This is a predicted structure of a 70-nucleotide RNA (Fluoride riboswitch aptamer (crcB RNA motif)) from Propionicimonas paludicola. Of the family's consensus pairs, 100% are formed in the model. NCBI's taxonomy places the organism under Bacteria, Bacillati, Actinomycetes, Nocardioidaceae, Propionicimonas. The sequence is in RNAcentral, with records from Rfam.

RNA sequence: GUGGUCGCCGGUGAUGGAUCCCACCAGGGCUCGCCCGAACCGCCGUCCGGCUGAUGGUUCCUGUGCGUCU
Numbered sequence: 001g002u003g004g005u006c007g008c009c010g011g012u013g014a015u016g017g018a019u020c021c022c023a024c025c026a027g028g029g030c031u032c033g034c035c036c037g038a039a040c041c042g043c044c045g046u047c048c049g050g051c052u053g054a055u056g057g058u059u060c061c062u063g064u065g066c067g068u069c070u
Base pairs, nucleotide, nucleotide: 010025011024012023013022016061017060018059020057021056027036028035029034030033042051043050044049
C1' cells in the first nucleotide's frame, strides 16, 4: 500500500450541509401500531412590537447581512 473477514453506527445543543471535539438526554406502556416521556425549542419590551447569530466550539462549503476598494 492492497485485498478479505468480523464488529460498531441513537437523539439533542434558537435558521442549511460536513469533519473533529465538547456537553446533555438515552426510556416506559400495549392495542404492535400507536401512545406517553427525556435532552432541546435565543434575547428585550410599554406585549402594538424590537434585536443578535447559519457553529454548543473549531474549520470548510452554501445562503444572507455590513463596510471598504476596483